The prediction has a mean pLDDT of 85.
A computed fold for a 361-nucleotide part of an RNA from Candidatus Hodgkinia cicadicola, annotated as small-subunit ribosomal RNA, central domain.
Rfam family: Bacterial small subunit ribosomal RNA. Gene Ontology terms of the family: ribosome and structural constituent of ribosome.
Context: one part of a larger RNA
RNA sequence: UUGGGCGUAAAGCGCGCGUAGGCGGCUGCGCAAGUCGAUAGAAGUUAAACAACGGAGCUCAACUCCGUUACGCUUCCGAUACUACGCGGCUUGAGCUUGAUGGGGAUGAACGGAACUCCAAGUGUAGAGGUGAAAUUCGUUGAUAUUUGGAGGAACACCAGAGGCGGAAGCGGUUCAUCAUGUCGAGUCUGACGCUAAUGCGCUAAAGCGUGGGGAGCAAACAGGAUUAGAUACCCUGGUAGUCCACGCCCUGAACGAUGAGUGCUAACAGCUGAAAACCUAACACAAGUUUACGUUUUUGAUUGUAAAGCUAACGCGUGAAGCACUCCGCCUGGGGAGUACGGCCGCAAGGUUGAAACUC
Numbered sequence: 001u002u003g004g005g006c007g008u009a010a011a012g013c014g015c016g017c018g019u020a021g022g023c024g025g026c027u028g029c030g031c032a033a034g035u036c037g038a039u040a041g042a043a044g045u046u047a048a049a050c051a052a053c054g055g056a057g058c059u060c061a062a063c064u065c066c067g068u069u070a071c072g073c074u075u076c077c078g079a080u081a082c083u084a085c086g087c088g089g090c091u092u093g094a095g096c097u098u099g100a101u102g103g104g105g106a107u108g109a110a111c112g113g114a115a116c117u118c119c120a121a122g123u124g125u126a127g128a129g130g131u132g133a134a135a136u137u138c139g140u141u142g143a144u145a146u147u148u149g150g151a152g153g154a155a156c157a158c159c160a161g162a163g164g165c166g167g168a169a170g171c172g173g174u175u176c177a178u179c180a181u182g183u184c185g186a187g188u189c190u191g192a193c194g195c196u197a198a199u200g201c202g203c204u205a206a207a208g209c210g211u212g213g214g215g216a217g218c219a220a221a222c223a224g225g226a227u228u229a230g231a232u233a234c235c236c237u238g239g240u241a242g243u244c245c246a247c248g249c250c251c252u253g254a255a256c257g258a259u260g261a262g263u264g265c266u267a268a269c270a271g272c273u274g275a276a277a278a279c280c281u282a283a284c285a286c287a288a289g290u291u292u293a294c295g296u297u298u299u300u301g302a303u304u305g306u307a308a309a310g311c312u313a314a315c316g317c318g319u320g321a322a323g324c325a326c327u328c329c330g331c332c333u334g335g336g337g338a339g340u341a342c343g344g345c346c347g348c349a350a351g352g353u354u355g356a357a358a359c360u361c
């Protein structure tokens, strides 16, 4: 390579945008590059041997000999279903328009209350704190408790939900501004404009790094007190980086649904959450009608749980498949050595990325 795989055995890039490439809806005409010609379409070439088929000769066979032929390549002739290409048409895919509507989606600004710590003052007096029990610690220079005032930083109880939004990371007090986005209804317009995506570009929790701020609480390191045989821990008292903000880096994760993206198809049932339509009932009103709320049914989008068929080594998955298929990308090939060494690229550094071998079982 052929072949087989990737939820848990090795294996889906953390996520997106998008270039090349690969693949691509319905339909008409043309062309004949791919493709095809079986009564092997025709011609040329394809040394011999070998091979295939049909014969012959050694008693058979191996072996030897004779005849014919294929595959391939080139040229010509022909076919036109499919693919490609050229010229048209279409509307279902995709997008646009328009009317609604949803949301902790993003960024910036302003504001709010609870809690906490600190400061000042009042009341008040001997303890407080902490634990399994203690001690370190704080307190007669008046603590703890309680009341009033002030300052500060960070986080937003209840609502809160297998509930919502986002591509992932992630997102939760209130209000405003700006930006982005989904879904549904209508069916206006464009007319395949699509899918995937190597290289590339962007985003990317926490920790960490640089410069400048900020610093209430918490808290690596560190110090002390305990525990213990020891205790570089678990528990306690303190406590610095950090956690927060701005700008710039880092680019990793059990970045998980351990499940790449897209499209179509394949029993049901129960919940939840958006949108639309129809209906019922109630209220307002009452001539008709209109509005609002609860509910029911149907359609459609998101999402959770059972489960038929099917799949699976089993567990389980099961219309958001791990079923049935197609397209494209990524990845795997025994364990250790090793995500190491060397080299390249990136980084201020920490390190990241790419990524072996000897040897050994």
Base pairs, nucleotide, nucleotide: 004332005331006330007315008314012329014203015202016201017200021196022195023194025090026089027088028087029086030085033083034082035079036078037077041076042075043074044073045072051069052068053067054066055065056064057063093193094190095189097186098185099184100183101182102181105179106178107177108176109175110174111173112156116152117151118150119149120148121147122146123145127138128137164171165170208249209248210247211246212245213244217243218242222238223237224236225235260328261327262326263325264324265323268306269305270304271303273301274300275299276298277297278296279295281293282292283291310317311316334361335360336359343354344353345352346351